Molecule: transfer RNA
Organism: Chlamydiales bacterium
RNA sequence: GGACUGAUAGCUCAGUGGAUAGAGCUCCCGCCUUCUAAGCGGGCGGUCGCUGGUUCGAGUCCAGCUCAGUCCA
Numbered sequence: 001g002g003a004c005u006g007a008u009a010g011c012u013c014a015g016u017g018g019a020u021a022g023a024g025c026u027c028c029c030g031c032c033u034u035c036u037a038a039g040c041g042g043g044c045g046g047u048c049g050c051u052g053g054u055u056c057g058a059g060u061c062c063a064g065c066u067c068a069g070u071c072c073a
Stems, first nucleotide, its partner, number of pairs: 001072007010025004018056001027043005049065005
């Protein structure tokens, strides 16, 4: 220098172009328990890497860039 993959909640990850972006774990509150753990219920938490484009409508499609990884030279 070139090819490919990935970037979504504090962490691990889902998410056919269509209503308010979800799950598990963590955290907080409550129930239960003599206490803790476990279990149950509820809650908080997101500029979907950045900038543009296409579209009535983009986390999703397209382009460029950034970062991480794999491969080739």